Predicted 3D model of a 71-nucleotide RNA (transfer RNA) from an Elusimicrobiota bacterium. Its mean pLDDT, the model's own confidence on a scale to 100, is 81. Its Rfam family is "tRNA". NCBI's taxonomy places the organism under Bacteria, Pseudomonadati, Elusimicrobiota.
[in-house]
Parts: sequence; C1' cells; structure tokens
RNA sequence: GCCCCCUUAGCUCAGUGGCAGAGCACCAGUUUUGUAAACUGGCUACCCCAGUUCGAUUCUGGGAGGGGGCU
Repeated sequence: GCCCCCUUAGCUCAGUGGCAGAGCACCAGUUUUGUAAACUGGCUACCCCAGUUCGAUUCUGGGAGGGGGCU
C1' cells in the first nucleotide's frame, strides 16, 4: 500500500426494512432472626456523518476505532 471481518445495555451475544431483545451484572421489593438462594418489578444501548426509503440497528457511500490476511 491492497483486501476481508467486527462495532447493539456495565459484560457476553441475538436481531437481513415496520415497537430494540436474552443471559449475567446492577437497583428496589417479597421471603428470612440475618445473609445467600428463590420469586416479582425496574434501570441502561444501536460508533460518527451523509444518502436511499413512507419508514434504517438493518441497504449504499465516506469517516473513526479494533482484529485478520497478502506484499
């Protein structure tokens, strides 16, 4: 220098155009003499800019960060 992949919650990951989800974690409550466990409820997220579209986490272009390959 060229090519490919990834970026979604505190963490690990789903989600191929129509309300953004799960597990763990965290907070509150119930329960207990107390703690843990269990149960119920809650909080928090689409890397940035532009385009396409009635509608974009999703498609397109550019950028940023990370990883891999070739030379």